RNA sequence: AUUUUGACCUUCGGGUCAAAAGGAGACCGGCGGAUGGGUGAGUAACGCGUAGGUAAUCUGCCUACAGGACAGGGAUAACCCACCGAAAGGUGAGCUAAUACCUGAUGAUGCAGCGGGGCCGCAUGGCCACAGUUGUUAAAUCCUUCGGGAGCCUGUAGAUGAGCCUGCGUGCCAUUAGCUAGUUGGUAGGGUCAAAGCCUACCAAGGCGAUGAUGGCUAGGGGGUCUGAGAGGAUGAUCCCCCACACUGGGACUGAGACACGGCCCAGACUCCUACGGGAGGCAGCAGUGAGGAAUCUUGCGCAAUGGGGGCAACCCUGACGCAGCCACGCCGCGUGCUGGAAGACGGCCCUAUGGGUUGUAAACAGCUUUUACUAGGGAAGAACCUGGACCUUUCGAGGACCACUGACGGUACCUAGUGAAUAAGCACCGGCUAACUCCGUGCCAGCAGCCGCGGUAAUACGGAGGGUGCAAGCGUUGUCCGGAAUCAUUGGGUGUAAAGGGUGUGCAGGCGGAAGUCUAAGUCGGAGGUGAAAUCUUGCCGCUUAACGGUAAAAAGGGCCUUCGAAACUGGAUUUCUUGAGUUCGGAAGAGGUUGGUGGAAUUCGUGGUGUAGCGGUGAAAUGCAUAGAUAUCACGAAGAACACCAGUGGCGAAGGCGGCCAACUGGUCCGAUACUGACGCUGAGACACGAGAGCGUGGGGAGCGAACAGGAUUAGAUACCCUGGUAGUCCACGCUGUAAACGAUGCAUGCUAGUUGUUGUCCCUUUGGGGGCAGUGACGCAGUUAACGCAGUAAGCAUGCCACCUGGGGGAGUACGUUCGCAAGAAUGAAACUCAAAGGAAUUGACGGGGGCCCGCACAAGCGGUGGAGCAUGUGGCUUAAUUCGAUGCAACGCGAAGAACCUUACCUAGGCUAAAUCACCGGUGACCGCUCCUGAAAGGGAGUUUCCCUUCGGGGCACCAGUGAAGGUGCUGCAUGGCUGUCGUCAGCUCGUGCCGUGAGGUGUUGGGUUAAGUCCCGCAACGAGCGCAACCCCUGUGGUUAGUUACCAGCACGUAAUGGUGGGGACUCUAGCCAGACUGCCUACGCAAGUAGUGAGGAAGGUGGGGACGACGUCAAGUCAUCAUGGCCCUUACGUCUAGGGCUGCACACGUGCUACAAUGGAUGGUUCAAUGGGAAGCGACUGGGUGACCAGCAGCAGAUCCCCAACACCAUUCCCAGUUCGGAUUGGAGUCUGCAACUCGACUCCAUGAAGUCGGAAUCGCUAGUAAUCGCGUAUCAGCAAUGGCGCGGUGAAUACGUUCCCGGGCCUUGUACACACCGCCCGUCAAGCGAUGGAAGUCAGGAGUACCUGAUACGGCCGUGCCAACCCUUUGGGGAGGCAGGUCU
Repeated sequence: AUUUUGACCUUCGGGUCAAAAGGAGACCGGCGGAUGGGUGAGUAACGCGUAGGUAAUCUGCCUACAGGACAGGGAUAACCCACCGAAAGGUGAGCUAAUACCUGAUGAUGCAGCGGGGCCGCAUGGCCACAGUUGUUAAAUCCUUCGGGAGCCUGUAGAUGAGCCUGCGUGCCAUUAGCUAGUUGGUAGGGUCAAAGCCUACCAAGGCGAUGAUGGCUAGGGGGUCUGAGAGGAUGAUCCCCCACACUGGGACUGAGACACGGCCCAGACUCCUACGGGAGGCAGCAGUGAGGAAUCUUGCGCAAUGGGGGCAACCCUGACGCAGCCACGCCGCGUGCUGGAAGACGGCCCUAUGGGUUGUAAACAGCUUUUACUAGGGAAGAACCUGGACCUUUCGAGGACCACUGACGGUACCUAGUGAAUAAGCACCGGCUAACUCCGUGCCAGCAGCCGCGGUAAUACGGAGGGUGCAAGCGUUGUCCGGAAUCAUUGGGUGUAAAGGGUGUGCAGGCGGAAGUCUAAGUCGGAGGUGAAAUCUUGCCGCUUAACGGUAAAAAGGGCCUUCGAAACUGGAUUUCUUGAGUUCGGAAGAGGUUGGUGGAAUUCGUGGUGUAGCGGUGAAAUGCAUAGAUAUCACGAAGAACACCAGUGGCGAAGGCGGCCAACUGGUCCGAUACUGACGCUGAGACACGAGAGCGUGGGGAGCGAACAGGAUUAGAUACCCUGGUAGUCCACGCUGUAAACGAUGCAUGCUAGUUGUUGUCCCUUUGGGGGCAGUGACGCAGUUAACGCAGUAAGCAUGCCACCUGGGGGAGUACGUUCGCAAGAAUGAAACUCAAAGGAAUUGACGGGGGCCCGCACAAGCGGUGGAGCAUGUGGCUUAAUUCGAUGCAACGCGAAGAACCUUACCUAGGCUAAAUCACCGGUGACCGCUCCUGAAAGGGAGUUUCCCUUCGGGGCACCAGUGAAGGUGCUGCAUGGCUGUCGUCAGCUCGUGCCGUGAGGUGUUGGGUUAAGUCCCGCAACGAGCGCAACCCCUGUGGUUAGUUACCAGCACGUAAUGGUGGGGACUCUAGCCAGACUGCCUACGCAAGUAGUGAGGAAGGUGGGGACGACGUCAAGUCAUCAUGGCCCUUACGUCUAGGGCUGCACACGUGCUACAAUGGAUGGUUCAAUGGGAAGCGACUGGGUGACCAGCAGCAGAUCCCCAACACCAUUCCCAGUUCGGAUUGGAGUCUGCAACUCGACUCCAUGAAGUCGGAAUCGCUAGUAAUCGCGUAUCAGCAAUGGCGCGGUGAAUACGUUCCCGGGCCUUGUACACACCGCCCGUCAAGCGAUGGAAGUCAGGAGUACCUGAUACGGCCGUGCCAACCCUUUGGGGAGGCAGGUCU
């Protein structure tokens, strides 16, 4: 305040007074707000950790002990009154209390001074309940049941807590190397609880730093956590310890403790209130809000437990804490059912070989269970205290037993019952790594992707589906850390060539260091003690149903640090010795070692003079240049500068760079031999210092030759080059600078050890004079070992030790930029990042390639013969054109190719008109005809009309034809880069491989290379290879000789017949020939060479001689070679058309270009006449003799022949004549006319014939082709296709019948070996730089705006302290009442 009672008043609302209760809602006082809770900004520090120190300290409350509390005083809140202010708040007057404040007393064992003693220690020193002396300093009461209780003061001790100090440990950057003036120390003073430059004055000049000072950047530290075998690496959430901070900065006050998160003051920024004067605030406390963000929770319940503060206590406070809520964020546990069930169901935009398979015991269905969920009932532990009651014990302080009381969570955990499979499965993946596969869609698109990489029409890789795999209330993705990573290597790496040895030496510091004693005990080793908090981790046991989780243990672990006691091998330290490391001495020796001064000859150039004449010089070839003003050449003399032939040598010397005529002087090092001496004096060496090729720079000389730049001449597309002619710096000397090189052995220095062989330099020893050995160098090979390999290998790159330097880890950017140091400059040293690529690199292997090498072959060149390219024509192609000019083939290896024959057909193309089927087969149904004939329409196909009218039969039906339906269509549409098959080509080149063995880490090699030889990887010899296969050759065919057999259609010698004549006829089997079988040729023989294989020979013999000639035959493979249009075929596409039928057109089109051919240009010829000789083949819708006709193509007749029988059937040549070199008696194109033949049909578009016409062309540019013997050349013949033919083509046949080959240098192609390679799509490779266009990023830029930081200066608050305080002052004291003292305030000043 409020409440109650009484009295009085009342406007009946209430008000006033008194008493009592009450105890903060107010104040005074005490204690606590320095704990708890939050955060990590700052801090690289005694901040933290660990071990110590405090003899340099403090400590409220608490515990123990000792002693004490006497006498007084004046105020002041609250309260009341007045006032100011919007508020916050404040001012004045008045009253009052205390455990608030003040004074006095007492007081020691406190403190201070003086002065002795004892004990102790660690230097200063410490301790003493040791005896004294002087001064000084304290207090507070309240409650009471009267028993006592709670407090107060002084001191000592403890406990707890705190302060300070120290050793050690605790990030990155040296492109931060010097820092420091209170700085380092001393003295004195001040100051603090306490040591100290902590502060001040003075004195001294120190202190720190390469063991990283100073500076910059980053960061709270630890226990721990994650990871890892460990060592380590990363990290510092939750829990515990420490520190720091509390809006930002500064400051003190109070207090035991703060420079104080929820206190004060000031300044600043921000927010809020305002009456504009002035005020208020600080969530990094718990919730919560906003903002930011990929992202992080409830404005909950309770003090019941644990803990804290206050209080005597009850009790109060406590977002500490205990609980609950939200979030699959993590860990753990549980469930979403279990058993049976095959018609292996349905469905599947699942698959399929269309049979089926799979989903799949999965489902349905039947039975069982009920965790969980739901409903209902029961229902905790956590509770022990405190307090109250009443009891027992008691040292009277207290202790104990019982009862009652106290639960936020929570009617929660848990238990029981009921119902019912009821309430509960997703996510990722399925090419390899990596468990799991198919279809469809898409077509380098869309997309995927951790790495490799997928996707360009058959995607297990994209998207979907089915199926599968993995995990599971989760699963994937992203980010971070460790691991793998021996990829910073202590454990545990390297540096010849991959990144990496400093250019070389001297040497301070540092590191490391020979032998033997003694001492020591720092390192080291051992024992013991202390510490290493708890939690965590590990182990055992235990508790929640289990687990997560928790409890417990004298469990274990804990590197480390401290103390102490020992040991003495090793390292260190001290000391005494030693001689082997190192050095010194004596005697020899070699040497382009260095510096300086002299000196020599050859050469070059120049000068002078002589001789001499036209060129010289230079080059691939030239030119510029020099030269008749006399060059070059040559002779003599002179001058100058530079360099030193031979000797000369993987020879010598030097640390490296480097050093070369000869002589001298000075001087460094090395080696050999020998004696004595010193006694570890040694090795290495960051910095430092010195030396350091060439070029370059400065000053001054010198300058013959050479020669950047420069000039000219060439070369070339150009030639700012290579080549040539000149030529300045420079090269040379002196002095100074630079400080770099592929400064290389791409190999740091020193020492020791580890098979041999063979040269050479220096020196010594032995010697049988042949040689052998030692030491020190310098080479070659080679074992063990090592190396990724190559290689190294006593001069290591082997095995070890010591020290230094360097590399990290990709390549490029870049040895660049910035900074710093050095330099006169040039530049040197040190030395990044952004960004970018998926590689860069080493060594070796197999190929391929080379305007690399060696060997060899081929009509490859050469030697020859004939052509093409020029003309006309034929034919094919390109191009152009077109309605269409169908398609394919395109360097060799397309182009007289597919096509061994486009007028229609072919035919695939175009135009137009039709059909939806045609042909064939099967099934079913219908009709009974079909065929044929006639007519109309039409270009035809087609359509329409008419006529005609079945056969067989077992009587069931069958055959045939047509119509309709169903099924199986059809496509010369695309993909030859989805394919089979076939083919071309390298190339008839001699190669290509395998098994086993051996070598190599391996790729691979060997064999297969080598020496010979061959046409040949043919054969021989050799050989870590031995064998084998596919190729070569042979076997096969034709041809060349002979034999034998057989003789018709072939043949005809002898015999016979016959004819004008003829093998015409009889006959013959001799010959030719035909066609079967044999023989023959094999380097077999001889000579020469050779090991052999084999080669050579005017060799012999032989028909044929070295594969006799020709053919067929084509290794592994290459060219994504060619063909989807021969055929076959996957996939895709069209289906009244991209199918199919028909007519006409086109494939034959013509400014042009090319390929392949024919015919020619003529006299080796043309023309005319005459004469002679083949072979292969073909022939019936055929070849067609012969006869006749025609100028002829051909026609009309007809014999013979399905063929060694008949027919097709020769030309060149030869013999004559003519032409006489011309666009012709060459050449035949073109054109006109007239015909013949084939054929439905010769217009587009056939061939041939006759007459006429009579073009170009007079041997062909660059270039290019074929051919080596019965070949080229030349001449004709046959044939396939085919009605005919554009055939001059193709394939064959025979006749006549050459030239040349020195040879392998070159061109082309190929084979083998070898070499280089940055190539492997393999040189048609790879690859460098600019530019253009576009895009991206960056730099510079007159300036302008904003922000951050540093430094200097200016202004400058508060607080504490010191001094001043002239101005001012309530309490207190004194007073003579004026004032004074004490204390204080404003102000000033100092930092």
Annotation
A computed fold for a 1391-nucleotide RNA from Fodinibius sp., annotated as small-subunit ribosomal RNA. Rfam family: Bacterial small subunit ribosomal RNA. The RNAcentral record of the sequence draws on ENA. The coordinates come from a structure-prediction model, not an experiment, and the mean pLDDT is 80.